[in-house]
RNA sequence: UCAGAAGGUCGGGCGGCCGCUUGCGCUUUUUAGUGUGAGAGGAAAGUCCGGGCUUCACGGAAACACGAUACCGGAUAACGUCCGGAGAGCGUAAGCUCAUGGAAAGUGCCACAGAAAAUAUACCGCCGAUGGCCUUCGGGUACAGGUAAGGUUGAAAUGGUGCGGUAAGAGCGCACCGCGUCUUUGGUAACAAAGGCGGCAGGGUAAACCCUAUCGGAAGCAAGACCAAAUAGGCGUUGCAUGGUUUCGGCCGGAUGCGUUUCCGCAUCGCAAUGCGGGUUGGUUGCUUGACGGUGAUGGUAACAUCACUGCCAGAUGAAUGGUCGCCUAUCUUUGUGGUUUCGGCUGCAAAGGGGACAGAACCCGGCUUACAGAUCUUCUGAUAUU
Numbered sequence: 001u002c003a004g005a006a007g008g009u010c011g012g013g014c015g016g017c018c019g020c021u022u023g024c025g026c027u028u029u030u031u032a033g034u035g036u037g038a039g040a041g042g043a044a045a046g047u048c049c050g051g052g053c054u055u056c057a058c059g060g061a062a063a064c065a066c067g068a069u070a071c072c073g074g075a076u077a078a079c080g081u082c083c084g085g086a087g088a089g090c091g092u093a094a095g096c097u098c099a100u101g102g103a104a105a106g107u108g109c110c111a112c113a114g115a116a117a118a119u120a121u122a123c124c125g126c127c128g129a130u131g132g133c134c135u136u137c138g139g140g141u142a143c144a145g146g147u148a149a150g151g152u153u154g155a156a157a158u159g160g161u162g163c164g165g166u167a168a169g170a171g172c173g174c175a176c177c178g179c180g181u182c183u184u185u186g187g188u189a190a191c192a193a194a195g196g197c198g199g200c201a202g203g204g205u206a207a208a209c210c211c212u213a214u215c216g217g218a219a220g221c222a223a224g225a226c227c228a229a230a231u232a233g234g235c236g237u238u239g240c241a242u243g244g245u246u247u248c249g250g251c252c253g254g255a256u257g258c259g260u261u262u263c264c265g266c267a268u269c270g271c272a273a274u275g276c277g278g279g280u281u282g283g284u285u286g287c288u289u290g291a292c293g294g295u296g297a298u299g300g301u302a303a304c305a306u307c308a309c310u311g312c313c314a315g316a317u318g319a320a321u322g323g324u325c326g327c328c329u330a331u332c333u334u335u336g337u338g339g340u341u342u343c344g345g346c347u348g349c350a351a352a353g354g355g356g357a358c359a360g361a362a363c364c365c366g367g368c369u370u371a372c373a374g375a376u377c378u379u380c381u382g383a384u385a386u387u
Base pairs, nucleotide, nucleotide: 001383002382003381004380005379006378007377008376009375010374012328013327014326015325016324017323018322020039021038022037023036024035025034026033027032041358045369046368048367049366050365051364052363053220054219055218056217058265059264060263061262062261063260064259066216067215068214069213070212071085072084073083074082075081086100087098088097089096090095101211102210106209107208108205109204110203123151124150125147126146127145130144131143132141133140134139159177160176161175162174163173164172178200179198180197181196182195183194184193185192186191224285225284226283227282234276235275236274237273238272239271240270243252244251245250254269255268256267257266292311293310294309295308296307297306298305299304332353333352334351335350336349337348338347339346340345
């Protein structure tokens, strides 16, 4: 200097005039006035996860259904999030990605091509030792038979490579690798290394069904609470039940109450479905002090935790946070000029133009995902040159 990787910050600035919403205080003219403080985001988006909070579901236990997660350890209120590690893959590397339990419980699928993709298989080939046929007795033939090492097809062909052996071959035997299993060592563990034994279940696929382990009630601020006002506590239909006993206290039974079922307990005495019609649509609250922000210290590889100090940072309700003027200014464009050059460009200065991406809170918080003009900082990797 060029190319790349990881992480962070900002995301226009200043001033004048006018305007809007809200907290607190004072006054009172309560129609309001005045002082002071504050007033959209890193994603406010998506509504994808997890919760806080609210109400309902009758509760406890078990099973089933449904949904989600899935290597190990840790963080957290919790998570499907985050941190660290292991394994696999990609990359020269810094680093990045992973829907990472089980295929020896079972079922299914692997198109086309190919001989053959599982109750496996022989198209081209190889051998023909032994048996058959022929023979000039040298041999020939390739019929029986043997074979899957070589070739074809395919994403994948029944472990791979090499040596031996054989008629030719084959884990047929051996060595190494692979696979399975056991032991030892290291590690909290996932796992890694070393060694022993075994010729060894033909492979893949579970974001196919399935098995295993763990977790999970429903609905949501349009939740909910209160006030005011008004009406018709309206009129029907269908189904189940309205039972038995009693000394009148009750007991037995039935129905209803959870996503389904069973058991136990509890509550009620009716329950469920459905058609037509009427009233209300107003106000207050929930509503912003929080698993909150900032700074520092300690512990930890880190995520994060603890402690101390410090701060109060929107609360609207058809929905405020704006309009206008002036100056400065990022990226960018043009011209001139200087330096440099591998002649593609790069860079400094001046002038003119130009004027900033994605995009708006609505109960709150922790994440994930998506969008984004540009500026800037830190660390790391590779290449080249110089010293």
Model confidence (mean pLDDT): 76 of 100. Bacterial RNase P class A from an Alphaproteobacteria bacterium, 387 nucleotides, folded computationally. The sequence was found by an Rfam model in a public genome assembly. Taxonomically the source falls in Alphaproteobacteria (Bacteria, Pseudomonadati, Pseudomonadota). It matches the Rfam family "Bacterial RNase P class A". The family's RNA type in Rfam is ribozyme. Rfam describes the family as follows. Ribonuclease P (RNase P) is a ubiquitous endoribonuclease, found in archaea, bacteria and eukarya as well as chloroplasts and mitochondria.